[in-house]
RNA sequence: UUCCUUAAAAGGCGAACCGCGAUAAAUCACGGGACGUAAAGCCAUGAGGCUAAGAUUAGGAGAUUCAACUGGGAGCGCCAGACUGCCGAA
Numbered sequence: 001u002u003c004c005u006u007a008a009a010a011g012g013c014g015a016a017c018c019g020c021g022a023u024a025a026a027u028c029a030c031g032g033g034a035c036g037u038a039a040a041g042c043c044a045u046g047a048g049g050c051u052a053a054g055a056u057u058a059g060g061a062g063a064u065u066c067a068a069c070u071g072g073g074a075g076c077g078c079c080a081g082a083c084u085g086c087c088g089a090a
Stems, first nucleotide, its partner, number of pairs: 004088001005090001012037002017032003021028002035077001041083001043081001045080002050073001054070001056068002
């Protein structure tokens, strides 16, 4: 220097759930809490899934009703990919 097979130490992140707030919802912020995690750092680029307020279409005499469909919503702690990166005995 390369790889990341396998140790150690320090530090990091924080699932479910609970409280509280935001949202139409998915989900998210904050506090508590730790199931896990070496990229559980970062980017919605690809695929898939979630949600459906609004738009569109159809039914209906009409409606604050109902159905179908749709991302510009959310999510990288589902998978793939881009970028960056701590320690490290053997």

The prediction has a mean pLDDT of 79.
Predicted 3D model of a 90-nucleotide RNA (c-di-GMP-I riboswitch aptamer) from a Dehalococcoidales bacterium.
The organism belongs to Dehalococcoidales, within Bacteria.